[in-house]
This is a predicted structure of a 131-nucleotide part of an RNA (small-subunit ribosomal RNA, 3' minor domain) from an Ignavibacteria bacterium. Model confidence (mean pLDDT): 80 of 100. Lineage of the source: Bacteria > Pseudomonadati > Ignavibacteriota > Ignavibacteria. It was read from a public genome assembly.
Context: one part of a larger RNA
RNA sequence: CACCGCCCGUCAAGCCAUGGAAGCUGGGGGCGCCCAAAGCCGCAAGUAAUUGCGUCUAAGGCGAACUCAGUGACUGGGGCUAAGUCGUAACAAGGUAGCCGUAUCGGAAGGUGCGGCUGGAUCACCUCCUU
Numbered sequence: 001c002a003c004c005g006c007c008c009g010u011c012a013a014g015c016c017a018u019g020g021a022a023g024c025u026g027g028g029g030g031c032g033c034c035c036a037a038a039g040c041c042g043c044a045a046g047u048a049a050u051u052g053c054g055u056c057u058a059a060g061g062c063g064a065a066c067u068c069a070g071u072g073a074c075u076g077g078g079g080c081u082a083a084g085u086c087g088u089a090a091c092a093a094g095g096u097a098g099c100c101g102u103a104u105c106g107g108a109a110g111g112u113g114c115g116g117c118u119g120g121a122u123c124a125c126c127u128c129c130u131u
Stems, first nucleotide, its partner, number of pairs: 003094001005091001008087002011084001013081004018076003023071006031063004039056001041054005097118009
């Protein structure tokens, strides 16, 4: 301060972090494919040196996916703020008792239906305790 009280939600403004998101950028380890040096091996030619072919392969190239960061039009809610807008849902029987679950409807708090609870006031009755 103490009903000229308290208080709920939408909306508007500012700030903060954050979820979703077509896409873009970069990183990572693999996979598949293409190409393939040197070299080993094999085959062929050659008296030989050597030459040719094939398999494997470093480097290089391409592709789809995975994963990790950054960015991202747009979008979802959240927190805080001097105080603003609309209403007034809750707190007294808060002016329709409230609350929980669910369905549905509504600018918003919320309304309505069904089921449940008393952490409901009032009135009456019952049981027990005290005087």